[in-house]
RNA sequence: GGAAGGUUCGCAUAGUGGCCGAGUGCGCCGCCUUGGAAAGGCGGUAUAUCCGAAAGGGUAUCGAGAGUUCGAAUCUCUCACCUUCCG
Numbered sequence: 001g002g003a004a005g006g007u008u009c010g011c012a013u014a015g016u017g018g019c020c021g022a023g024u025g026c027g028c029c030g031c032c033u034u035g036g037a038a039a040g041g042c043g044g045u046a047u048a049u050c051c052g053a054a055a056g057g058g059u060a061u062c063g064a065g066a067g068u069u070c071g072a073a074u075c076u077c078u079c080a081c082c083u084u085c086c087g
Stems, first nucleotide, its partner, number of pairs: 001086007010026004018070001027045006046061006063079005
């Protein structure tokens, strides 16, 4: 230099145009259960910004930016990073 694959909540992954800020597992938090634990069951989990005294709520975020589309995590382009292969 060329080719292929990948980048999604704390971690690992699914999702390939609309029911999707998005599912599942692990982890973590609370509760139930127990004499107390473990196991099990139920519920909740990220970031930024705005409103609010709080509880809570709105908006945005799928590596970054742009584009296509009524609509994008998903399609296209550019860039960044990771893995593998070729030279």
Transfer RNA from a Candidatus Magasanikiibacteriota bacterium, 87 nucleotides, folded computationally. Its Rfam family is "tRNA". By type it is a transfer RNA. The source organism's lineage runs through Bacteria, Bacteria candidate phyla and Candidatus Magasanikiibacteriota. The coordinates come from a structure-prediction model, not an experiment, and the mean pLDDT is 81.